Context: one part of a larger RNA
RNA sequence: CUGGGCGUAAAGGGAGUGUAGGUGGCACAGCAAGUUAUAUGUGAAAUGACGAGGCUCAACCUCGGAACUGCAUAUAAAACUACUGAGCUAGAGUGCAGGAGAGGUAAGCGGAAUUCCUAGUGUAGCGGUGGAAUGCGUAGAUAUUAGGAGGAACACCAGUGGCGAAGGCGGCUUACUGGACUGUAACUGACACUGAGGCUCGAAAGCGUGGGGAGCAAACAGGAUUAGAUACCCUGGUAGUCCACGCCCUAAACGAUGGAUACUAGACGAAGGUGAGAAAAUCAUCUGUGUCGAAGCAAACGCGAUAAGUAUCCCGCCUGGGGAGUACGGCCGCAAGGUUGAAACUC
Numbered sequence: 001c002u003g004g005g006c007g008u009a010a011a012g013g014g015a016g017u018g019u020a021g022g023u024g025g026c027a028c029a030g031c032a033a034g035u036u037a038u039a040u041g042u043g044a045a046a047u048g049a050c051g052a053g054g055c056u057c058a059a060c061c062u063c064g065g066a067a068c069u070g071c072a073u074a075u076a077a078a079a080c081u082a083c084u085g086a087g088c089u090a091g092a093g094u095g096c097a098g099g100a101g102a103g104g105u106a107a108g109c110g111g112a113a114u115u116c117c118u119a120g121u122g123u124a125g126c127g128g129u130g131g132a133a134u135g136c137g138u139a140g141a142u143a144u145u146a147g148g149a150g151g152a153a154c155a156c157c158a159g160u161g162g163c164g165a166a167g168g169c170g171g172c173u174u175a176c177u178g179g180a181c182u183g184u185a186a187c188u189g190a191c192a193c194u195g196a197g198g199c200u201c202g203a204a205a206g207c208g209u210g211g212g213g214a215g216c217a218a219a220c221a222g223g224a225u226u227a228g229a230u231a232c233c234c235u236g237g238u239a240g241u242c243c244a245c246g247c248c249c250u251a252a253a254c255g256a257u258g259g260a261u262a263c264u265a266g267a268c269g270a271a272g273g274u275g276a277g278a279a280a281a282u283c284a285u286c287u288g289u290g291u292c293g294a295a296g297c298a299a300a301c302g303c304g305a306u307a308a309g310u311a312u313c314c315c316g317c318c319u320g321g322g323g324a325g326u327a328c329g330g331c332c333g334c335a336a337g338g339u340u341g342a343a344a345c346u347c
Base pairs, nucleotide, nucleotide: 004318005317006316007301008300012315014201015200016199017198021194022193023192025088026087028085029084030083033081034080035077036076037075038074039073040072041071042070050064051063052062053061054060091191092188093187094186095184096183097182098181103177104176105175106174107173108172109171110154115149116148117147118146119145120144121143125136126135162169163168206247207246208245209244210243211242215241216240220236221235222234223233258314259313260312261311262310263309266292267291268290269289271287272286273285274284275283276282296303297302320347321346322345329340330339331338332337
């Protein structure tokens, strides 16, 4: 390289957007670049393959036709691909009418609880554990009542419920704003799919500057446990967790399953619509979301219309284990580090 693969064996990029590129709906006409046919020229000889022949055989040599699958030119064909022209509406998009939603950003507001402060009542304990101790408390704690401060998170509703491309999103109200879905069929008329690079987003932790700091809590200190105990348990406790702005760019970033389209038995749920039905029951249908299962697939587990089935298009990735996601170099970063990414050697 080919062949074969990528849920769990090595292997789907964390996610989106989109450039180049690749691929692309129905029907008509044209063209003839690709394509196909025929003819001509050329494709040296030798070699090679085949059939004969000559050295006693063979190697070797000689002869013959074929082949040289190619290239060029001419003529012809017009199905397919490309291109050109003029169309269509089933893909895609727009409009109009709707309902659903923790989708996003900003501002404001609310109650419960923890902690702290002040005051009242009140007295000797509280707290904690397997049991204790450190700790707190006669300078009046714990408990309880009233008032206040402050920060963070939003019980019930809550649901294998919903929304979002992913990360993720949950008190209430308002403003701004993205997307999906249903119905309609007025408009555009292939405008599509994918997408190397690029750009944007990207949990937590971490970093910079300035705030904030109730609870929790790496580090740290003490008490226990223990042979030891740099732990598990307990009492404390700082970064951090929160906010603003700017970085970092990684995760078991998981459905360990890239995206798009079409097709291939059913059954049972729950969510959002629409239609029929006076209404309800019910039925039909669209969308997303679950469970079980036919065929099929699969090494098995299992998957099974939300495929891991049957096909097509495009991207990414894999090629024995270790060395190693390391070294070196490049790029990025304030740093931490990230990304790209070997080899020797060894089994």
Small-subunit ribosomal RNA, central domain from Bubalus bubalis bubalis, 347 nucleotides, folded computationally. The RNAcentral record of the full RNA draws on SILVA.